[in-house]
Context: one part of a larger RNA
Parts: sequence; C1' cells; structure tokens
RNA sequence: UUUGGUCUAAAGCGCCCGUAGCCGGACCUGUAAGUUCCUGGUGAAAUCCUCCAGUAAACUGGAGGGCGUGCUGGGAAUACUGCAGUGUCUUGAGACCGGGAGAGGGUGGAGGUACUUACGGGGGAGGGGUUAAAUCCUGUAAUCCCGUAGGGACAACCUGUGGCGAAGGCGUCCACCUGGAACGGGUCUGACGGUGAGGGACGAAAGCGUGGGUAGCGAUCGGGAUUAGAUACCCCGGCAGUCCACGCUGUAAACGAUGCCCGUUUGGUGUCACGGACUUCUUGGGAGUUCGUGGUGCCGGAGUGUAGAUGUUAAACGGGCCACCUGGGGAGUACGUCCGCAAGGAUGAAACUU
Repeated sequence: UUUGGUCUAAAGCGCCCGUAGCCGGACCUGUAAGUUCCUGGUGAAAUCCUCCAGUAAACUGGAGGGCGUGCUGGGAAUACUGCAGUGUCUUGAGACCGGGAGAGGGUGGAGGUACUUACGGGGGAGGGGUUAAAUCCUGUAAUCCCGUAGGGACAACCUGUGGCGAAGGCGUCCACCUGGAACGGGUCUGACGGUGAGGGACGAAAGCGUGGGUAGCGAUCGGGAUUAGAUACCCCGGCAGUCCACGCUGUAAACGAUGCCCGUUUGGUGUCACGGACUUCUUGGGAGUUCGUGGUGCCGGAGUGUAGAUGUUAAACGGGCCACCUGGGGAGUACGUCCGCAAGGAUGAAACUU
C1' cells in the first nucleotide's frame, strides 16, 4: 500500500455554508473519446516450454511456441459511460400560493416573586451556623414583624423521553425586525442536484482586552472546625468572575461517544404539527374516532453484531462523496510553521521502552 475498519476495542472533523474535484433522474438524435471486436507494426537477446543435434547430463546450437500484461497505425460495433443539441420531459431540486405550530435569532419596552441595602415604625436579647461547635453579627439595638424607596440578578408553577434550532444552544409578558422546517395545493422553472480537499461563517463554560455594573452566588484567598495531618469535604467571610456593550480566544464526555445525501426492507404502541373523512357539543383558534404526511419516544421481528445491543430515526440491504484509524507508553509531547494580547490553540514526529 492492498485488504479491513471507525456506538462501546484505534478511528466520524463541534457544526454548517461552499470552491476545485468526484458522483449524478427519464426520453430522443448525433458523435465515437472511454469500452468491445478484427487486423498491421513494434514489444532486443538471454531466461521459460516442446522437438531435434553435438556420444549421457550440465552446457552449447537449431526450429517452433510462449512471455513481453504495453505502445502505435487502419477498419468495424454502439449496450453502458463521456461529449454535442441554448433538443424534449417531470418524478429529484427550487419557486409560488394557503391556513396553521414552535423556549429559532435580534432590538426595545413592561411587569413578577424572592433576595439585598437604606430610611421610618413596632419590639428588646439574642441571632446565625453545625453531627456538635467555633470563627461571625448584635445594646451605635441585631435576628423578627409592618411600611416606603433603591438595586442587581433570575425566570418558580405551566414543564411534558413536549417544542424549536446546523450545532453550540433557546423558557415571564408585549411590540417591531428576521431565519428555518412541516402540512395542503400541484400554478411555475425544468436536473438547476449530492458530497465537499482547500477556504469561510457560527461555536457551552472558563479565560483575555477596554469601559460599565455588582443583589445573590463565589475559583483563588483569610478565618473557624474536623483530623495523626487536612493545602479538602462542613461553617463564617470574600477579591476576580458570574451580568451588560464592543472585541479576542476556538476548546469540551462540543455525546446518539453513531459524518452527510439517496433508495429498499415485517410490525405494535404513545406523543407533537398539519391535512382528509366521520361523530358530537356549550358553535370555539372546541372535543373525540379514524386515515395520510412529517417530526419525536418506547417495545420488538428478520437481519446485523464478539457481545451489550441495534432494529423504517439501523448499527439491516445497496449507491455517492468526504473525514479518520493501524499495539501500549514516550505524546497530543519536542522541533518547525501558522494563528493568538496572553493563556494557549492548530498541525504534529523520533530516539528509547515494552
């Protein structure tokens, strides 16, 4: 390298868009590049096979064959592939129309409980905390109750193997701006498609820069305990941070540890959205039954799999394209390069060892 693999053994890029490339629906006509057939030339000798000769063999020589998988000239075929036709088509894809669903995204505004602070009133000795304590707060009146005002953060119930989003993720209400998907119609375009090396956008938390903000929580840190010790678990405090704006970082068990797209293959049962039919009422954005399509779960047949399991949401059966793997350690390290303000990230070895 081939073969073989990538849920859990090594291995699916965090996710999407997209350039080149690779792959590509139905029909017709032409062409004949790939492809197939016929034929000419070339494809050195030795080597190999068969026969013969040299007195047997080795060896040498002669004749024939094979090999040389290729290159090249001519002729023919047209199933498939390619190419051509601003050829035809509609099922792939896209557009359009219709009424719905949704924590999809952004901006602005409004409200809610709790918490905390301040002030006022009440009240008068403890409070807090723990297994137990102590540090801590409190006579400058705490804890507790009531009222008023301010502040920042958050989003209980509803909440549901419910929904939406490419992933990260998204949950009070209202308005505006805005993306996508499903269903129904079958009006339009007419293969416009799939994947995607490079490249680009997005990307939790933590972290970084500048400016703001800081109620609660709270790495680091200080103190009290526990303990043999206790750089912890528990308690009292509490700086960064958590929040906002703009910029950077670009990583996660970024997980379904399962790349994307298309087709095919027994079923059962929930649920969500839309649509058809039927039933029903309190006639509404109503309820129920059933069927269809699309999502999202559970169970399970064949099959697959070492097994666990998976099983129309495949890890089944096939096709297309990309990424990745090749014993453990050394090591995601060193060096180099690129990126970054830094932290660091990306790419990524070897000696040696076993």
Molecule: small-subunit ribosomal RNA, central domain
Organism: metagenome